[in-house]
This is a predicted structure of a 93-nucleotide RNA (c-di-GMP-I riboswitch aptamer) from Alicyclobacillus pomorum DSM 14955.
């Protein structure tokens, strides 16, 4: 001193719920709550995968035409606490 691993210690995050705000939604932020986490820092245009469907659109059903309605696809929204990439605190076996 570096890697690897994860005992201590010193901190850190903050689930699900509960409310207030935003959003169509899927989520996301505040406050309260702690299931957990050795990266639950940080990257969503590095990659993988996974939610949503406002807008667009294809059928269909309705009409006198149309509007409405159903029902697929579709991200440019949205999830790192799926996997990944990356970045670090701390030093016992």
């Nucleotide at each position: 001193c570096a890697c690897g691993c994860g005992a201590a210690a010193a901190g850190g995050c903050a689930a699900a719920c509960u409310u207030c705000a935003g959003g169509a939604a899927a989520c996301u932020g505040g406050a309260g709550g702690g299931c957990g986490c050795a990266a639950a820092a940080c990257u969503a245009c590095a990659g993988g995968g996974g939610c949503u469907a406002a807008g667009g659109u294809a059928a269909g059903u309705g009409u006198a035409g149309a509007a409405g309605c159903u029902u697929g696809c579709u991200a440019u929204g949205c999830c790192a606490g799926c996997c990944a990439g990356c970045u670090a605190c701390c030093g016992a076996a």
Model confidence (mean pLDDT): 88 of 100.